[in-house]
């Protein structure tokens, strides 16, 4: 100083609640702890989810009604990469 990770002090919060706030996903406060050594932060690729819109298939008396494809705008960072940032620190 790097790698891995034990103790400690200390941190952060999933489900669910309640209030906002939004068409939604989903956020934000507060209350809760399942977990978490980056569970800090950043939608950069990939995933997943919402919302509007669609050409062609399907069905059909009709109709985005069906399921999948694409477009746009959005959401997750506690789904994997990936970037920035970072506290202790045993043994090995």
């Nucleotide at each position: 100083a790097g790698c891995c990770g034990a103790a400690a002090g200390g941190g952060c919060a999933a489900a669910c609640c309640a209030u906002u706030c939004g068409c939604g996903a989903g956020a934000a406060u507060g209350g809760g702890a399942c977990g978490c050594a980056a569970a800090g932060c950043c939608a950069c690729g990939g995933g997943c989810c919402u919302u509007u819109c669609u050409a062609a298939g399907u069905a059909a008396g009709g109709u985005g009604g069906c399921a999948g494809g694409g477009a746009a705008a959005g959401g997750c960072a506690g789904c994997c990469g990936g970037g920035c940032u970072g506290c202790c620190g045993a043994a090995g």
Notes: c-di-GMP-I-GGC riboswitch aptamer from a Candidatus Aerophobota bacterium, 92 nucleotides, folded computationally. Of the family's consensus pairs, 90% are formed in the model.